[in-house]
């Protein structure tokens, strides 16, 4: 201290007021929210360097840290492929007055619901503008916008309530290989 690997923590916010109604935190009109990693004229910090006789000021650049919900990836959630068992449909016997129900059997076909992989398969996965500063800004400054799985619901949902006490992009410590 590259880099590769154990092992443990940790990782998502937000409906307040007002109206309409039999019902709406789901429609309306104000309102609120913004995972993860990169990017980097901002902001802080800390150590310089140049101009100046010096101070005060001005320039430059480095090195930590923080800095995009719409720049570029990347999670999750839906879809999609594909695998696994299962439940029913079917076959086949047993029983029975008939279903019913027991038992086997088959994976061709199909339906269901679950579980596990896949990986961009791009299919759903969104969504910025204008001014301004500057050598450079979709990020900074100022304004003005525009976005937010699935599945419930007395009424349509980023803000409730379910999967989810789950999963996870990473982050941060630990040890060990190793230079």
């Nucleotide at each position: 201290c590259a880099g590769c690997g154990u092992u443990c923590u940790c990782a998502g916010g937000g409906c307040g007021g007002g109206g309409u109604g039999a019902a709406a935190u789901u429609c309306c009109c104000c309102a609120c929210c913004g995972g993860c990693g990169g990017u980097a004229u901002c902001u802080g910090a800390c150590a310089g360097g140049c101009a100046g006789c010096g101070a005060a000021u001005g320039c430059c650049g480095g090195u930590c840290a923080g800095g995009a919900g719409c720049c570029c990836g990347c999670g999750a959630g839906c879809g999609c492929u594909c695998g696994c068992g299962g439940u029913g449909a079917c076959c086949c016997g047993g029983u029975u007055a008939a279903c019913a129900c027991c038992g086997g059997g088959u994976a061709u076909u199909c339906a269901c619901a679950g579980c596990g992989a896949g990986g961009u398969c791009a299919g759903c996965a969104g969504a910025u503008c204008u001014g301004g500063u500057g050598c450079g800004a979709u990020g900074c400054c100022a304004g003005a916008g525009c976005c937010g799985a699935c599945g419930g619901u007395u009424a349509g949902a980023g803000u409730c309530c379910g999967g989810a006490u789950g999963a996870g992009a990473g982050a941060g410590a630990u040890c060990g290989c190793g230079a």
Predicted 3D model of a 179-nucleotide RNA (FMN riboswitch aptamer (RFN element)) from Saccharospirillum alexandrii. The model forms 100% of the base pairs in the Rfam consensus. Its Rfam family is "FMN riboswitch aptamer (RFN element)". Its family is annotated with FMN binding in the Gene Ontology.